RNA sequence: GCUGGCGUAGCUCAGUUGGUAGAGCAAUCGAUUCGUAAUCGAUAGGCCGUAGGUUCGACUCCUAUCGCCAGCACCA
Repeated sequence: GCUGGCGUAGCUCAGUUGGUAGAGCAAUCGAUUCGUAAUCGAUAGGCCGUAGGUUCGACUCCUAUCGCCAGCACCA
């Protein structure tokens, strides 16, 4: 340099045909307990990497770009 994949909550990951963004863990509060752990309930937490485009409507389609990973090529 070329090709492909990935980027979504603090972490690990889902997200169906384009139609109100979710789960587990963690966090906070509460219940339970003499107390802790465990368990149960509730709450909070999101620019869907970034910028444009298409569309009535985009995490989803298109373009560019940034980062990470893999393969290939080059390295006199």
The RNA shown here (transfer RNA) has 76 nucleotides and comes from an uncultured Gammaproteobacteria bacterium. The sequence was found in a public genome assembly. Its mean pLDDT, the model's own confidence on a scale to 100, is 81. It matches the Rfam family "tRNA". The family's RNA type in Rfam is transfer RNA.